[in-house]
Predicted 3D model of a 347-nucleotide part of an RNA (small-subunit ribosomal RNA, central domain) from an uncultured bacterium. The full RNA is in RNAcentral, with records from Greengenes. Its Rfam family is "Bacterial small subunit ribosomal RNA". Its mean pLDDT, the model's own confidence on a scale to 100, is 86.

Context: one part of a larger RNA
RNA sequence: CUGGGCGUAAAGAGUACGUAGGCGGUUCUGUAAGCGCAUGGUGAAAGGCAACGGCUUAACCGUUGUCAGCCGUGCGAACUGCAGGACUUGAGUGCAGGAGAGGAAAGCGGAAUUCCUGGUGUAGCGGUGAAAUGCGUAGAUAUCAGGAGGAACACCGGUGGCGAAGGCGGCUUUCUGGACUGUAACUGACGCUGAGGUACGAAAGCGUGGGGAGCAAACAGGAUUAGAUACCCUGGUAGUCCACGCCGUAAACGAUGAGUAUUAGGUGUCGGGGCCGCAUGGUUUCGGUGCCGCAGUUAACGCAAUAAAUACUCCGCCUGGGGAGUACGCACGCAAGUGUGAAACUC
Numbered sequence: 001c002u003g004g005g006c007g008u009a010a011a012g013a014g015u016a017c018g019u020a021g022g023c024g025g026u027u028c029u030g031u032a033a034g035c036g037c038a039u040g041g042u043g044a045a046a047g048g049c050a051a052c053g054g055c056u057u058a059a060c061c062g063u064u065g066u067c068a069g070c071c072g073u074g075c076g077a078a079c080u081g082c083a084g085g086a087c088u089u090g091a092g093u094g095c096a097g098g099a100g101a102g103g104a105a106a107g108c109g110g111a112a113u114u115c116c117u118g119g120u121g122u123a124g125c126g127g128u129g130a131a132a133u134g135c136g137u138a139g140a141u142a143u144c145a146g147g148a149g150g151a152a153c154a155c156c157g158g159u160g161g162c163g164a165a166g167g168c169g170g171c172u173u174u175c176u177g178g179a180c181u182g183u184a185a186c187u188g189a190c191g192c193u194g195a196g197g198u199a200c201g202a203a204a205g206c207g208u209g210g211g212g213a214g215c216a217a218a219c220a221g222g223a224u225u226a227g228a229u230a231c232c233c234u235g236g237u238a239g240u241c242c243a244c245g246c247c248g249u250a251a252a253c254g255a256u257g258a259g260u261a262u263u264a265g266g267u268g269u270c271g272g273g274g275c276c277g278c279a280u281g282g283u284u285u286c287g288g289u290g291c292c293g294c295a296g297u298u299a300a301c302g303c304a305a306u307a308a309a310u311a312c313u314c315c316g317c318c319u320g321g322g323g324a325g326u327a328c329g330c331a332c333g334c335a336a337g338u339g340u341g342a343a344a345c346u347c
Stems, first nucleotide, its partner, number of pairs: 003319004007301002012315001014200004021193003025087007033080002035076008048066007090190001091187003094183004102176007109153001114148007124135002161168002205246006214240002219235004257314006265292012296303002320347003329340004
């Protein structure tokens, strides 16, 4: 390489959109490129392969046959392709509905922490395993009233909901994306996947300007300890917050790529519809989200209509451990670094 694989052994890209390409529903007609049959040419000899034969055998040698592929001609028309026509179930649109922390912006609210001012009040407070550092007679802690400011939104809250993923939670308004259900009016295969590419992408970090209540890397002090550059305590700066611009990574996890179809059941829950019922409700159907479980599958664990079952299409990835996600080169980045990504050597 062929192959075999990718939940946990190496292996699914963080996610989506989409270019080329690959693959693609039902039906009719044509065509004949793929495809099949026949036939002609070419395929030098030697060599290979098969049969037979010649040297006593073998090596060796001879004869006959054979070969992929390519070029042409004729015929065929099931499947694929191509051209034209039609269809509606895939896909999309319209119409009618209800659900949602989906996104963006503006405004508003209460609880709590901290700080400031004033009142009451007096010797402690705080903290721990125990302490101490720290705060406090310049009046703290506690308590009452008023004010300032920032950040986060208790209860509701739920293996509840929404989003492609990252993620999203007080209330109101404005703008806005998607999904779902019903209907069947419209288009008529317009689809799936997707190398490159583009966009989005937690936290931390970076740049400029704001902001700064609480928390808190670094740092300082107090303890602990043999030591203690820690765990515990008292402080505390970046940061955490906002605007704009970068970064582009995570155990970015369901450690499980996307799509379509098929394959026992049971039970909970969320959103919608149909039927029955006065009603609590029953039954059924579509879409999500959980648990259990048969067949099947798996090395086992487990998975099991939300598959890791059965198939097909397309993409990504793996190929012993270390060296190493390193070196070098290239690209991107302000930097940090990121992406791509070896070899020697060694077991």